[in-house]
Molecule: transfer RNA
Organism: Candidatus Omnitrophota bacterium
RNA sequence: AGGCCUGUAGCUCUAACGGUAGAGCGGCGGACUCCAAAUCCGUAGGCUGGAGGUUCAAAUCCUCCCAGGCCUG
Numbered sequence: 001a002g003g004c005c006u007g008u009a010g011c012u013c014u015a016a017c018g019g020u021a022g023a024g025c026g027g028c029g030g031a032c033u034c035c036a037a038a039u040c041c042g043u044a045g046g047c048u049g050g051a052g053g054u055u056c057a058a059a060u061c062c063u064c065c066c067a068g069g070c071c072u073g
Base pairs, nucleotide, nucleotide: 001072002071003070004069005068006067007066010025011024012023013022019056027043028042029041030040031039049065050064051063052062053061
């Protein structure tokens, strides 16, 4: 220098076809318990890495950039 992959909740990931952003764990509150753990119920938390474009509508499609990983030279 060129190519490929990844980036979504605190963490690990789903949402492949453009149409309400979700799960598990964790956090918080409650039930249970002598107290706790486990279990159960409820709840909060996301400018989907950034900026543009296309579209009625973008996590998803297009362009550029950033960060990490891998390959080639």